Annotation: The part of an RNA shown here (small-subunit ribosomal RNA, 3' major domain) has 474 nucleotides and comes from a metagenome.
[in-house]
Context: one part of a larger RNA
RNA sequence: UGACGGGGGCCCGCACAAGCGGUGGAGCAUGUGGUUUAACUCGAAGCAACGCGAAGAACCUUACCGGGGUUUGACAUCCAGAGGUCCGGCGUAGAGAUACGCCUUCUCAUUGAGCUUCUGGACAGGUGCUGCAUGGCUGUCGUCAGCUCGUGUCGUGAAAUGUUGGGUUAAGUCCCGCAACGAGCGCAACCCUUGUCCUUAGUUGCCAGCACGUAAUGGUGGGAACUCUAGGGAGACUGCCGGUGACAAACCGGAGGAAGGUGGGGAUGACGUCAAGUCAUCAUGGCCCUUACGUCCCGGGCUACACACGUGCUACAAUGGCGUGUACAGUGGGCUGCGAACCCGCGAGGGGGAGCCAAUCCCAAAAAGCACGUCUCAGUUCGGAUUGCAGUCUGCAACUCGACUGCAUGAAGUCGGAAUCGCUAGUAAUCGCGGAUCAGCAUGCCGCGGUGAAUCCGUUCCCGGGCCUUGUAC
Numbered sequence: 001u002g003a004c005g006g007g008g009g010c011c012c013g014c015a016c017a018a019g020c021g022g023u024g025g026a027g028c029a030u031g032u033g034g035u036u037u038a039a040c041u042c043g044a045a046g047c048a049a050c051g052c053g054a055a056g057a058a059c060c061u062u063a064c065c066g067g068g069g070u071u072u073g074a075c076a077u078c079c080a081g082a083g084g085u086c087c088g089g090c091g092u093a094g095a096g097a098u099a100c101g102c103c104u105u106c107u108c109a110u111u112g113a114g115c116u117u118c119u120g121g122a123c124a125g126g127u128g129c130u131g132c133a134u135g136g137c138u139g140u141c142g143u144c145a146g147c148u149c150g151u152g153u154c155g156u157g158a159a160a161u162g163u164u165g166g167g168u169u170a171a172g173u174c175c176c177g178c179a180a181c182g183a184g185c186g187c188a189a190c191c192c193u194u195g196u197c198c199u200u201a202g203u204u205g206c207c208a209g210c211a212c213g214u215a216a217u218g219g220u221g222g223g224a225a226c227u228c229u230a231g232g233g234a235g236a237c238u239g240c241c242g243g244u245g246a247c248a249a250a251c252c253g254g255a256g257g258a259a260g261g262u263g264g265g266g267a268u269g270a271c272g273u274c275a276a277g278u279c280a281u282c283a284u285g286g287c288c289c290u291u292a293c294g295u296c297c298c299g300g301g302c303u304a305c306a307c308a309c310g311u312g313c314u315a316c317a318a319u320g321g322c323g324u325g326u327a328c329a330g331u332g333g334g335c336u337g338c339g340a341a342c343c344c345g346c347g348a349g350g351g352g353g354a355g356c357c358a359a360u361c362c363c364a365a366a367a368a369g370c371a372c373g374u375c376u377c378a379g380u381u382c383g384g385a386u387u388g389c390a391g392u393c394u395g396c397a398a399c400u401c402g403a404c405u406g407c408a409u410g411a412a413g414u415c416g417g418a419a420u421c422g423c424u425a426g427u428a429a430u431c432g433c434g435g436a437u438c439a440g441c442a443u444g445c446c447g448c449g450g451u452g453a454a455u456c457c458g459u460u461c462c463c464g465g466g467c468c469u470u471g472u473a474c
Base pairs, nucleotide, nucleotide: 002474003472004471005470007469008468009467010466011465012464013463015459016458019423020422021421022420023419026314027313028312029311030310031309032308033307034305035304042053043052064300065299066298067297068296069295070294073123077122078121079120080119081118082117083116084115085114088103089102090101091100092099093098107113108112125289126288128287129286130285134283135282136278137277138276139274141272146185147184148183149182150181151180152161153160165176166175167174191266192265193264194263196234197233198232199231200230201229202228206223207222210221211220212219237260240254241253242252243251244250316416320375321374322373323372324371325370326369332363333362334361337356338355342351343350344349382413387408388407389406390405391404392403393402429451430450431449432448433447434446435445
């Protein structure tokens, strides 16, 4: 100087408290440990590993295992020699890779060049090791308010001062004071989005007024008001008023306003810490393999199952289940794509093919809600696991190992021990919808809107953090 303290003072944070809903018990999904296995590829390990890399493991992926092949190689550049004319198609054998045979037979063009095959040589190749040799990228403390420098001053020096103090703030934010005076990286603002208004524009979107037309519909003429779309602009600054304060910074209350003191949300992550993570995205030093630790193929495995843990989904019911009818979104996506009407099927789906490169057409139905009816507290008309049969779709192929449908079957479960998690407002809770990946496959992830709470006395205590101070040579 730091770090630490079951030292002190001050102050924050869903940290506690107050409250709402969960997890821990059940079934299932998914990840992990363990065990098993020929293999169950590898990595991630308290917070900050465990629905994580994986935004899609039937083959492929794939790195693992078994078996069958191959050795200038699946891929790149070049040299020497020999040969062919590329390419493509077919047949036979085979699990396939592949081997053999047949057919066809190029361009420029002067030897020749291009392309390709074989032999030899340089070399290729490695998801092999080291993240404790590295770059790059990332997590975390933490969007916490801090981290430093120049000059000056003080101290023999390490260092100190500034950055401490009095107030204040979300903030090293600002004010005042002060041997300091300034400055940089951070904070804030500038950026995006959302909330109000004005203006410009008016199709594919809109329809107030005027007409036409329909069983009905902006369907048509028309309109440019409104909604909306997307460009531009205005608006919020403690600007105004009162009080408190040190005449300051600021705080409290008020007016006006769509919005008030950072309006809400996002992007943005200082100096550094954890030899944190990643050599399996990629790049890369060193080491190692080179008829194999490279490479091609088929099949299997990554999906195993006595068990243990994490994260979720569905429930245990009446604020509910079921049936019929009926209403209201937003984000998005669509060309070997989205696919309407209509027909067939109980259904998954099939036939069909209009329209749409999409404010035009389609995915598309929103669901919870509301109205009526029914069930009457029961392992039930709750719950749906499991299993049998019959099917649909994708795909070369659903046995290992896909999703979905119908009929039958109907398990555990009656609100969960110790413990533990999230959340302060359009939030929690609850309800559905879209998208990426993707042939197919979502309870995961990333988004979107609908309905829409309770509580915050307070800072003693638990956890994490900031500033000052004190003790300790750690």

Its Rfam family is "Bacterial small subunit ribosomal RNA". Rfam links the family to the GO terms structural constituent of ribosome and ribosome.